A computed fold for a 72-nucleotide RNA from Gopherus evgoodei, annotated as transfer RNA. The source organism's lineage runs through Eukaryota, Eumetazoa, Amniota, Cryptodira and Gopherus. RNAcentral holds the sequence, with entries from Rfam. Its Rfam family is "tRNA". Rfam classes the family as a transfer RNA. Its mean pLDDT, the model's own confidence on a scale to 100, is 82.

[in-house]
RNA sequence: GGGAGUAUAGCUCAAUGGUAUGGUGUUUGGCUGUAAAUCAAGUGGUCCUUGAUUCAAAUCCAAGUGCUCCCU
Repeated sequence: GGGAGUAUAGCUCAAUGGUAUGGUGUUUGGCUGUAAAUCAAGUGGUCCUUGAUUCAAAUCCAAGUGCUCCCU
C1' cells in the first nucleotide's frame, strides 16, 4: 500500500426492517448460627460516530474511527 471481518448492558453474547435477548455480574429477599451453594424478585442499553434510504434502521447503503486477520 491492497483486501476481509468486527464494534450491542460492568463482562460475554443473540436478534427476519416493526417495543433489543440470554448468561454472568450487581442489589434486595428466602434458606443458614455466619458464609458459600441454591431459590425468588429486581437492576443495568444514546445498539462505535456522522450522514443516506424507508412510514419505520441495531439490521440496508456511504464515509470516518478503533480492534482482529490475510496479501504485498